A computed fold for a 546-nucleotide part of an RNA from an uncultured prokaryote, annotated as small-subunit ribosomal RNA, 5' domain. Its mean pLDDT, the model's own confidence on a scale to 100, is 80.

Context: one part of a larger RNA
RNA sequence: GGAUGAACGCUGGCGGCAUGCUUAACACAUGCAAGUCGAACGAGAAAUCUCCGCUUCGGUGGGGAGAGUAAAGUGGCGCACGGGUGCGUAACGCGUGGAUAACCUGCCUUUGAAUUUAGGAUAACCCCGUGAAAACGGGACUAAUACUAGAUAAUGUCCCUUUGGCUUUGGCCUUAGGUAUGAAAGGUGACCUCUUCAUGAAAGUUGCCGUUCAAAGAGGGGCCCGCGUACCAUUAGCUUGUUGGUGGGGUAACGGCCUACCAAGGCUACGAUGGUUAGCUGGUCUGAGAGGAUGAUCAGCCACACUGGAACUGGAACACGGUCCAGACUCCUACGGGAGGCAGCAGUGGGGAAUUUUGCGCAAUGGGGGAAACCCUGACGCAGCAACGCCGCGUGAGUGAUGAAGAUUUUCGGAUCGUAAAGCUCUGUCAAGCGGGAAAAAACUCUUUCGGUCAAUAGCCGGAAGAAUUGAUGGUACCUUCAAAGGAAGCACUGGCUAACUCCGUGCCAGCAGCCGCGGUAAUACGGAGGGUGCAAGCGUUGUUC
Numbered sequence: 001g002g003a004u005g006a007a008c009g010c011u012g013g014c015g016g017c018a019u020g021c022u023u024a025a026c027a028c029a030u031g032c033a034a035g036u037c038g039a040a041c042g043a044g045a046a047a048u049c050u051c052c053g054c055u056u057c058g059g060u061g062g063g064g065a066g067a068g069u070a071a072a073g074u075g076g077c078g079c080a081c082g083g084g085u086g087c088g089u090a091a092c093g094c095g096u097g098g099a100u101a102a103c104c105u106g107c108c109u110u111u112g113a114a115u116u117u118a119g120g121a122u123a124a125c126c127c128c129g130u131g132a133a134a135a136c137g138g139g140a141c142u143a144a145u146a147c148u149a150g151a152u153a154a155u156g157u158c159c160c161u162u163u164g165g166c167u168u169u170g171g172c173c174u175u176a177g178g179u180a181u182g183a184a185a186g187g188u189g190a191c192c193u194c195u196u197c198a199u200g201a202a203a204g205u206u207g208c209c210g211u212u213c214a215a216a217g218a219g220g221g222g223c224c225c226g227c228g229u230a231c232c233a234u235u236a237g238c239u240u241g242u243u244g245g246u247g248g249g250g251u252a253a254c255g256g257c258c259u260a261c262c263a264a265g266g267c268u269a270c271g272a273u274g275g276u277u278a279g280c281u282g283g284u285c286u287g288a289g290a291g292g293a294u295g296a297u298c299a300g301c302c303a304c305a306c307u308g309g310a311a312c313u314g315g316a317a318c319a320c321g322g323u324c325c326a327g328a329c330u331c332c333u334a335c336g337g338g339a340g341g342c343a344g345c346a347g348u349g350g351g352g353a354a355u356u357u358u359g360c361g362c363a364a365u366g367g368g369g370g371a372a373a374c375c376c377u378g379a380c381g382c383a384g385c386a387a388c389g390c391c392g393c394g395u396g397a398g399u400g401a402u403g404a405a406g407a408u409u410u411u412c413g414g415a416u417c418g419u420a421a422a423g424c425u426c427u428g429u430c431a432a433g434c435g436g437g438a439a440a441a442a443a444c445u446c447u448u449u450c451g452g453u454c455a456a457u458a459g460c461c462g463g464a465a466g467a468a469u470u471g472a473u474g475g476u477a478c479c480u481u482c483a484a485a486g487g488a489a490g491c492a493c494u495g496g497c498u499a500a501c502u503c504c505g506u507g508c509c510a511g512c513a514g515c516c517g518c519g520g521u522a523a524u525a526c527g528g529a530g531g532g533u534g535c536a537a538g539c540g541u542u543g544u545u546c
Stems, first nucleotide, its partner, number of pairs: 001546004006542005013393005019386002021351001026349003030346003035077003040074002048065007084304003093229006100222001103221003108217008116150004127139002131136001156181002159178003164173003186209006193202001195200001230276003237267003242264008279301004283294004306327005329340004357383001359382003365379001366377004396426004406417004430487001433481001435479002440473001445467009490535005495516003501530005511518002
């Protein structure tokens, strides 16, 4: 000199863009942060209201509204993404480059082929009325794209035989045949025919959305290897599933991954083993570079979710807002037993030198569900707080010598503050007031039309044109206008290093100080005043780093 997620002292006008618990991975009140689908199902739900018929006036049968609707339930998809933190980890964790002849892949894209026959349950509602303080249970009923069984198929899979090729000699690709195995689910729209008092129901045609099997792709992931990746030798020996083999098991997959047997190996001064510290990287800061330091924000990977352990479901988890067990802690209890997990967004206590609002909105971007409308989204977009940082602007401009008053100083003549002020002439950025006022919005939807599909002018799919609607920010940005110099400057230093000097007070005292050093009666070094110097909405100090 540069830098900082900074803090502290004094001071503080405006705007833009960024950033904001570095400490206790300490404990958490309250609210929100993951739902959605009625075009899978009970289901044309029910309560309730109303109309008609019958009636012993108690009711009972049918129709309509409620309503294609609230909440709960079965089922599907999602909840493994997104968001947080850095405890652990010195490791194939990360970075980089390879390998898989040892692998998996929901949703998505392309292609081919299918979508058949049956069955038994169960939740919810209602009923029983039983156990319990509660959390939660027990019996009986019913449905499905829930569940189970069967049939059929190949370019599928296993095994056997076989043709050709390649090869790292383990196998791999390929041709043909045999054997075994091996799938499903429907929903919804339109038209046409028949029937019905009507709602409807049945057969057919045709779309859309699904479901199943197979092949390929995209994207994603698992596993393996080479190299690189902190300090300590005042850590020198470490290892028994340990190192290798065979058989078996297990996995999507190789493998001591696991197991039985056999052999006795394997690592190590090119640092094993042990200990300490630490998430890694792109990057960031500094430096001419080489290097050194660092790993906040943003991006990629990893690890974790009160502590420890375990599996279930699933394409993917051994799962932050899932399950089970144990532990610590907190809460409820009728003492029998239950409930909970902010290292999500806000917020609270505590710790600390120190770090924000219990805000608005799904309008945009992105994500989940849905055929869609749409719903959800503390992701995100915005606003609020903080000079915490960077950048920009302002606090006025011109003129003005009786060099005013005043202050300081003086050799008492004067000198300085000083064109500074006042006065005069202007300007109007910013702030305040009045008025106008965006872009961010295109889609979805509806109408028309063209093309395709189709028996069809219906419906559906694709393109085009037109119409209406949708903004949290926000009456914000921006613009116009109004009046008035009015509302807006401090901080540190002034002995040398180092730009800037005099007076008074003090008298080795009080004090200063980064280093040298100042102060004991003329202190440019302490304290004050005036002057000056440097930066400026900041200035200085402290910490850390080059």